This is a predicted structure of a 702-nucleotide part of an RNA (large-subunit ribosomal RNA, domain II) from a bioreactor sludge metagenome. Its mean pLDDT, the model's own confidence on a scale to 100, is 83. Its Rfam family is "Bacterial large subunit ribosomal RNA". Its family is annotated with ribosome and structural constituent of ribosome in the Gene Ontology. RNAcentral holds the full RNA, with entries from SILVA.

Context: one part of a larger RNA
RNA sequence: GCCAACGAGUUACUCGUAUGUAGCAGCGUAAGUUUUUAAGAAACGAACGCACAGCGAAAGCAAGUCCGAACAGGGCGUUAAGUUACAUGCGGUAGACGCGAAACCGUGUGAUCUAUUCUUGACCAGGAUGAAAUAUCGGUAAAACGAUAUGGAGGUCCGAACCAGUGUGGGUUGAAAACCGCUUGGAUGAGUUGAGAAUAGGAGCGAAAGACCAAUCAAACUCGGAAAUAGCUCGUACUCCCCGAAAUAGCUUUAGGGCUAGCCUCGGAAUAGUAUUUUGAAGGUAGAGCACUAAUUGGGCUAGGGCCGCCACAGCGGUACCAAACCCAAAUAAACUCCGAAUAUCAAAAAUAUGUUUUCCGGGAGUCAGGCAGUGGGGGAUAAGCUUCAUUGCCGAGAGGGAAAUAACCCAGACCACCAAUUAAGGUCCCCAAGUUUAUGUUAACAGACUAAGGAUGUUAAGUUGCUUAGACAACUAGGAUGUUGGCUUAGAAGCAGCCACUCAUUUAAAGAGUGCGUAAUAGCUCACUAGUCGAGCGACUUAGCGCCGAUAAUACUCGGGACUAAACAUAACACCGAAAUUGUGGACUCCGUAAGGAGUGGUAGGGGAGCAUUCUAUUUGCGACUGCGGUGAACGCAGGUGCUUCGGCAUGAAGGUGCCCGGUGACGGGUGUUGGAGCGAAUAGAAAAGAAAAUGUUGGC
Numbered sequence: 001g002c003c004a005a006c007g008a009g010u011u012a013c014u015c016g017u018a019u020g021u022a023g024c025a026g027c028g029u030a031a032g033u034u035u036u037u038a039a040g041a042a043a044c045g046a047a048c049g050c051a052c053a054g055c056g057a058a059a060g061c062a063a064g065u066c067c068g069a070a071c072a073g074g075g076c077g078u079u080a081a082g083u084u085a086c087a088u089g090c091g092g093u094a095g096a097c098g099c100g101a102a103a104c105c106g107u108g109u110g111a112u113c114u115a116u117u118c119u120u121g122a123c124c125a126g127g128a129u130g131a132a133a134u135a136u137c138g139g140u141a142a143a144a145c146g147a148u149a150u151g152g153a154g155g156u157c158c159g160a161a162c163c164a165g166u167g168u169g170g171g172u173u174g175a176a177a178a179c180c181g182c183u184u185g186g187a188u189g190a191g192u193u194g195a196g197a198a199u200a201g202g203a204g205c206g207a208a209a210g211a212c213c214a215a216u217c218a219a220a221c222u223c224g225g226a227a228a229u230a231g232c233u234c235g236u237a238c239u240c241c242c243c244g245a246a247a248u249a250g251c252u253u254u255a256g257g258g259c260u261a262g263c264c265u266c267g268g269a270a271u272a273g274u275a276u277u278u279u280g281a282a283g284g285u286a287g288a289g290c291a292c293u294a295a296u297u298g299g300g301c302u303a304g305g306g307c308c309g310c311c312a313c314a315g316c317g318g319u320a321c322c323a324a325a326c327c328c329a330a331a332u333a334a335a336c337u338c339c340g341a342a343u344a345u346c347a348a349a350a351a352u353a354u355g356u357u358u359u360c361c362g363g364g365a366g367u368c369a370g371g372c373a374g375u376g377g378g379g380g381a382u383a384a385g386c387u388u389c390a391u392u393g394c395c396g397a398g399a400g401g402g403a404a405a406u407a408a409c410c411c412a413g414a415c416c417a418c419c420a421a422u423u424a425a426g427g428u429c430c431c432c433a434a435g436u437u438u439a440u441g442u443u444a445a446c447a448g449a450c451u452a453a454g455g456a457u458g459u460u461a462a463g464u465u466g467c468u469u470a471g472a473c474a475a476c477u478a479g480g481a482u483g484u485u486g487g488c489u490u491a492g493a494a495g496c497a498g499c500c501a502c503u504c505a506u507u508u509a510a511a512g513a514g515u516g517c518g519u520a521a522u523a524g525c526u527c528a529c530u531a532g533u534c535g536a537g538c539g540a541c542u543u544a545g546c547g548c549c550g551a552u553a554a555u556a557c558u559c560g561g562g563a564c565u566a567a568a569c570a571u572a573a574c575a576c577c578g579a580a581a582u583u584g585u586g587g588a589c590u591c592c593g594u595a596a597g598g599a600g601u602g603g604u605a606g607g608g609g610a611g612c613a614u615u616c617u618a619u620u621u622g623c624g625a626c627u628g629c630g631g632u633g634a635a636c637g638c639a640g641g642u643g644c645u646u647c648g649g650c651a652u653g654a655a656g657g658u659g660c661c662c663g664g665u666g667a668c669g670g671g672u673g674u675u676g677g678a679g680c681g682a683a684u685a686g687a688a689a690a691g692a693a694a695a696u697g698u699u700g701g702c
Base pairs, nucleotide, nucleotide: 001702002701003700004699005698006697011094012093013092015091016090017089018088019087020086021085022084023083024082026050027049028048032044033043034042035041036040054061055060064076065075066074067073097235098234100232104225105224106223108221109220115199116198117197118196119195120194121193122192123191124189126158127157128156129154133150134149135148136147137146138145162186163185164184167182168181169180170179201217204212238611239610240609241608242607243606248261249260250259251258252257262367263366264364265363266362267361268360269359270358272357273354274353275352276351277350278349279347280346281345287339288337289336293333294332297329298328299327300326302323304322305321306319307318308317309316310315370395371394372393373392374391375390376389377388378387379386400411401410402409415587416586417585418584420583421582422581426577427576428575429562430561431560435574437573438572439571440570441569442568448564454549455548458546459545460544461543462542463541464540465539466538467537475533476532477531478530479529481506482505483504486500487499488498512527516525517524588601589600590599591598592597612691614688615687616686617685618684619683620682621681622680623679626640627639628638629637630636641652642651643650644649656675657674658673659672660671661670662669663668
């Protein structure tokens, strides 16, 4: 992992409540007694219980009573029939739908593992070093001291057994629930070890790691309290039909739990409810505005102040400074308003539409983590698939078509069947159903098939304005001069370093006291400007359409692909395709209706209704080794029936298994062939150990 079996809302109660059925109308018996066909039934039996009267804490009073001084006022009553039994829904008390803790407490059992201790034993190859002490010699006044021997100390050294476990490799569904190889530490000591004993669970023991106390330790194991408790997780078993939510408010040691309300369902009662149109009403949002409040710019006018000046004081004058009030213009605001919508809200009446969608009473719930999108706001950064409100839709609980794929976007709400039709969104070259459709334009692009500020003689259309056959624009030819090197400055400054200027004047077709390059300064080249050649359009600006650049991510992957210059974009038109939408035909069911007929049937949590299957019981009635007779007999014998037949004979079968067929919306039921070999149904009631794919379910098998 698979298969099989088992596996979860049960049972009890002098309990509560509602609904249904039945008896009586006041209802009912309990214990007990008697009778009997005796696990049973019938009769008797009101003790007692509920109801019939309430109010008050009570004494108590009573259709009233309590509070109160009250005859006031108010609260609760007076007006409606109950009771008993059974069934069902829900609640209560019990383990109370099932499984599941970590824990807590009590009684015991453990120191054969391990920690420490006690008693008594055992063990430590070999080698090295060479303390004290002693002896002799030297030495000293004597000592000290030195040398050489002897000696054999040490939590001494090297290193086996033994003990340990440093590093590393392997192992890690192991050979092993701690091992194997190499390497390593201690190895006469606080050493190692045998046997026998001691200490026990909030206790022991601990050279101390919360270590160890039998593979179990921040409190062992065993049994019991015990089915502890679990606002938590998981699981909770047949079918069909009707309706169908919520993820909100208030409160909560409350926030992933609950209670009441809201929203769902079932029963009863009432007769409303909703939408549109019209009329009326309140409102201060969007917008707008500056009349108030607050903020604000420029100008004018002008208090006050600053600065400057005159001035012995008093005072006066000036002001490109600051500036109240006032005036003109501009102009901001969620907590501004002289104004002010749409939508939404409320009310009344009528019409139209719908037809219980509305309200009340009672039984049963579930929901209290919501999500996304559009719109209006707050928070954030006018960030977030962010967060928090309001409002609408959808998902949740919604299938189908489109968007390549894609809960929420667009279209559209699936009772069933059909090799029928019409459409929606979206599409019509191929993948891929349907136009290689029509007409007119645009685009040439890393376009269509991601993005901005910004940039640009891309191109198309429209417009404003200027020059132009008295010859424009571009190109070419020629000129572009003189006073003068203007003045100043300067080493120099001559159109061209810089400064100044009424930057003037002359000759001219025209020519700046000079547009740039250039020189040390000149020179030189050039431009403005003019003439000629040429011969028809040429500039500047504005708006709009489609394009270009800006444009960088690692294997071609941002048209769904192929491909496309339309099969792209814009405008217009006509066809067609396209869904579970709509229609057609047939069928099923629900509700309303006398009928004709009409309306409907997506669905999680959840409510309601109707059924199927399993086991057992009661009553009635059947089937089974073919039938009848004999036989105790499903034995056996005789006779007969049916099916098949090669005409000789052969066969005759409950449950269950299995192939096929039929019925039912379905759970399921029936028939038949075959297998099987002895029990098994049907109808109507009743009772349940009454339905498995899930619980890291339990047990067994593979």